[in-house]
RNA sequence: UGAGCCGGCUGGACAGUCGCUGUGUCCUUUGGGGCAUGGAGGAAAGUCCGGGCUCCAUAGGGCAGAGUGCCAGGUAACGCCUGGGGGGCGUAAGCCCACGGCCAGUGCCACAGAAAAUAUACCGCCAAGCGGCGUUCGCGCCGCCGGUAAGGGUGAAAUGGUGCGGUAAGAGCGCACCGCGCCUGCGGUAACGCAGGUGGCAGGGUAAACCCCACUCGGAGCAAGACCAAAUAGGGGAGCAUUAGGCGCGGCCCGCGUUGCUCCCGGGUAGGUCGCUUGAGACGUGCGGCGACGUACGUCCUAGAUGAAUGACUGUCCUCGACAGAACCCGGCUUACAGGCCGGCUCACUUU
Numbered sequence: 001u002g003a004g005c006c007g008g009c010u011g012g013a014c015a016g017u018c019g020c021u022g023u024g025u026c027c028u029u030u031g032g033g034g035c036a037u038g039g040a041g042g043a044a045a046g047u048c049c050g051g052g053c054u055c056c057a058u059a060g061g062g063c064a065g066a067g068u069g070c071c072a073g074g075u076a077a078c079g080c081c082u083g084g085g086g087g088g089c090g091u092a093a094g095c096c097c098a099c100g101g102c103c104a105g106u107g108c109c110a111c112a113g114a115a116a117a118u119a120u121a122c123c124g125c126c127a128a129g130c131g132g133c134g135u136u137c138g139c140g141c142c143g144c145c146g147g148u149a150a151g152g153g154u155g156a157a158a159u160g161g162u163g164c165g166g167u168a169a170g171a172g173c174g175c176a177c178c179g180c181g182c183c184u185g186c187g188g189u190a191a192c193g194c195a196g197g198u199g200g201c202a203g204g205g206u207a208a209a210c211c212c213c214a215c216u217c218g219g220a221g222c223a224a225g226a227c228c229a230a231a232u233a234g235g236g237g238a239g240c241a242u243u244a245g246g247c248g249c250g251g252c253c254c255g256c257g258u259u260g261c262u263c264c265c266g267g268g269u270a271g272g273u274c275g276c277u278u279g280a281g282a283c284g285u286g287c288g289g290c291g292a293c294g295u296a297c298g299u300c301c302u303a304g305a306u307g308a309a310u311g312a313c314u315g316u317c318c319u320c321g322a323c324a325g326a327a328c329c330c331g332g333c334u335u336a337c338a339g340g341c342c343g344g345c346u347c348a349c350u351u352u
Base pairs, nucleotide, nucleotide: 001348002347003346004345005344006343007342008341009340010339012317013316014315015314016313017312018311020039021038022037023036024035025034026033027032041323045334046333048332049331050330051329052328053221054220055219056218065217066216067215068214069213070084071083072082073081074080085099086097087096088095089094100212101211105210106209107206108205109204122152123151124148125147126146129144130143131142132141133140134139160178161177162176163175164174165173179201180199181198182197183196184195185194186193187192225274226273227272228271235265236264237263238262239261240260245259246258247257248256249255281300282299283298284297285296286295287294288293318321
């Protein structure tokens, strides 16, 4: 200098005017007004996980259903994060991986191919035997019965790979190395790794196919839920009126119910209040830990609406400004994002 990898920060600035909204305070004619002060994000988003909180359900356990799936740790918890193991990609920095089990069972595997799983034999290769033909009597050719999986061919995939021996031809048939299974030892908390021995060798692929194994999970969600409480209508209770009246118990009497007035009670609608922002909080420093994180001390309070505020205009300047707007709260993940800044690292080339 060029190419690349990882992490972090920022996301127009300043001033003025007019508005919206929370809080405090003062005034008030109770409508409001004055003053002071606070007022969106790194994702407020998707609502995909986990938790707090609230109500309902619940002896314990199981079934069904859903989710997760290498090991250890962190955490309130997680499908998140950190560290490690294994596999893949990259020269490297680094990045990616649902990474338990298909000799418990079942299913599926297009096309091509003989055969896609109780394996099989299209071409090819092959000694002996049998039959036929030929014969220079050594044997040769053809067919049958067999052997073979080395070679060819099909396919994404065909019963481990390379080499030597072996054989009629071949074959883990034998051997060496590699791969794989099992055993032992050593290292490691573990996943796993290393070494030695042993078995000729498990026996295609597929479990984000059913399924099996292990672990986790009760349901609904702030329109949760709690409190105050009109008008109208209706419910319950007490008392009064019951001389009398109306209606019902088919007509009459008695009786009963209902109807009238007053008071009380509880449910509940409109409406209002709370939940509502002080919290697994933020920042700084020290300590423990490789780290995620934990802990001690100090400082700080940082939107809380409910038709729902956070805006508009003007001026100046610059590099001319992306994605986007809270609605109970918090921890994550994922997705969107113009431009700018900072730090660490890798590779190549050049110069000294």
Background: Predicted 3D model of a 352-nucleotide RNA (Bacterial RNase P class A) from a Gammaproteobacteria bacterium. The source organism's lineage runs through Bacteria, Pseudomonadati, Pseudomonadota and Gammaproteobacteria. It matches the Rfam family "Bacterial RNase P class A". The family's RNA type in Rfam is ribozyme. The gene name in the source record is rnpB. RNAcentral holds the sequence, with entries from ENA. The model forms 95% of the base pairs in the Rfam consensus.